[in-house]
Molecule: Lysine riboswitch aptamer
Organism: Clostridium polyendosporum
RNA sequence: ACCUAGGGUAGAGGCGCUAUAAGCUAAUAGUACUCAUCAGUAGCUGGCAAGCAUUGAUGGAUGAGAAAAGGAGCUAUAGCCGAAGAGGUUGUUUUGGCAAAAACAACUUCUGGCUUUGCAUAUAACAUAUGCAGGGCUGUCACUUAAAGUUUUAAGUGGAGAGCUACAAGGUUA
Numbered sequence: 001a002c003c004u005a006g007g008g009u010a011g012a013g014g015c016g017c018u019a020u021a022a023g024c025u026a027a028u029a030g031u032a033c034u035c036a037u038c039a040g041u042a043g044c045u046g047g048c049a050a051g052c053a054u055u056g057a058u059g060g061a062u063g064a065g066a067a068a069a070g071g072a073g074c075u076a077u078a079g080c081c082g083a084a085g086a087g088g089u090u091g092u093u094u095u096g097g098c099a100a101a102a103a104c105a106a107c108u109u110c111u112g113g114c115u116u117u118g119c120a121u122a123u124a125a126c127a128u129a130u131g132c133a134g135g136g137c138u139g140u141c142a143c144u145u146a147a148a149g150u151u152u153u154a155a156g157u158g159g160a161g162a163g164c165u166a167c168a169a170g171g172u173u174a
Stems, first nucleotide, its partner, number of pairs: 001172004008167004014081001016080005022075004033065006043052003047098002084111012112138011140159009
């Protein structure tokens, strides 16, 4: 120096990632919904089936009462650095009258991380998330240039985490 090796062990990036049978907060919302009164008429909910409705529904006005889930932020704890996120296919389970939806697992594709802009979707939302396209910052490696002087600094270009750094064992060559 190379192979075993897309192996093993230990690490780094930073507003770093995720989870919690946890807590608090904002918003959801004076909304949905319930009751009472008044007026008023033939449809209303749903993808279908089905159900409700002239014993006056849906919708409207007034008054009284009045939520929750999902999502978000902060704090704490824990697990970590393909952490994690999304797409596709298949299978299993749950809910359901069917349709459909959700969760889990396997295989596979893309993404180094953060942030921001535009469009689209979801949503109560200008919060947030995802997809596509663009910008910025940052870590890492390679190459080029310059300076210092023997491995550092700065700038530029490019790649991707199956990466990068360090260490160890075995084998081969010098």